[in-house]
Order: sequence, then C1' cells, then structure tokens
RNA sequence: UAGGGGAGCUGACCGGCUGAGAGGACGGGACCUGUCCCGUCGACCCUUGGAACCUGAUCCGGGCAAUACCGGCGCAGGGAA
Repeated sequence: UAGGGGAGCUGACCGGCUGAGAGGACGGGACCUGUCCCGUCGACCCUUGGAACCUGAUCCGGGCAAUACCGGCGCAGGGAA
C1' cells in the first nucleotide's frame, strides 16, 4: 500500500463485566417510535509462520448478576498478500 474481520452481556439513565476493539461519525431504510437493518468513513484486531474471524454450536465442563466470561472442542473444516 492492498485486503480480511467483529462489535457481546447487563442496565430506566449515568453506568457495570470481558476484551485489542463492545456500532464513534455521516447518509439511507424498516417498523412496534426507539429499536433494528444497510452503505461509506473512523478506531481496533488480523493477513497463509494465518485461533483476527466464520462454521460445528441452541455443543461440553466450570464460573457469573448475565454473556463465547474462562477452559475444552482445536495438528476439526474454512478464512484475507
């Protein structure tokens, strides 16, 4: 430089938990009108030496107020130079 990726749980609000990051800005759309979805940009993480991330998974064990919170699954299958 180019590309890939996710944004959970709790809460009336402020806020609290884990995490690198827990939807920050603008625009558009849907409806149940305060929620959700989409696009672009931003922050962050990752790019084959690839557990970033997805699937298995409405999985298993532990723990928590709760949650992929922790461990297993995992020299399983995918995954961006």
Predicted 3D model of an 81-nucleotide RNA (TPP riboswitch aptamer (THI element)) from a Thermoplasmata archaeon.
It was read from a public genome assembly, where an Rfam model found it.
NCBI's taxonomy places the organism under Archaea, Methanobacteriati, Thermoplasmatota, Thermoplasmata.
Rfam family: TPP riboswitch aptamer (THI element). Its family is annotated with thiamine pyrophosphate binding in the Gene Ontology. Rfam 15.1 lists 16,130 matches to the family in 8,693 species.
The prediction has a mean pLDDT of 78.